The RNA shown here (transfer RNA) has 84 nucleotides and comes from an uncultured Oscillospiraceae bacterium. The coordinates come from a structure-prediction model, not an experiment, and the mean pLDDT is 81. It matches the Rfam family "tRNA". Rfam's curators write: Transfer RNA (tRNA) molecules are approximately 80 nucleotides in length. Rfam links the family to the GO term triplet codon-amino acid adaptor activity. By type it is a transfer RNA.
RNA sequence: GCCGGAGUGGCGGAAUUGGCAGACGCCCGGGACUUAAAAUCCCGUGGGAGAAAUCCCGUGCCGGUUCGAUCCCGGUCUCCGGCA
Repeated sequence: GCCGGAGUGGCGGAAUUGGCAGACGCCCGGGACUUAAAAUCCCGUGGGAGAAAUCCCGUGCCGGUUCGAUCCCGGUCUCCGGCA
């Protein structure tokens, strides 16, 4: 230099044929149980605004297509693999 793959909450990772982003697990917080604890079970958990209802932002980054993009297209960054 060329080709291919990957990048999503605090962490691991789904959703990949465009239609509610974050399922599921871990961590963490609260509760139940217990004399107390462990284990187990239940609830919550991306960010911002707001008293609430609700609204806005968010899939490495910047653009584009579309009524609508994690998904398609272009560029770009980082990592992994292959070729030279």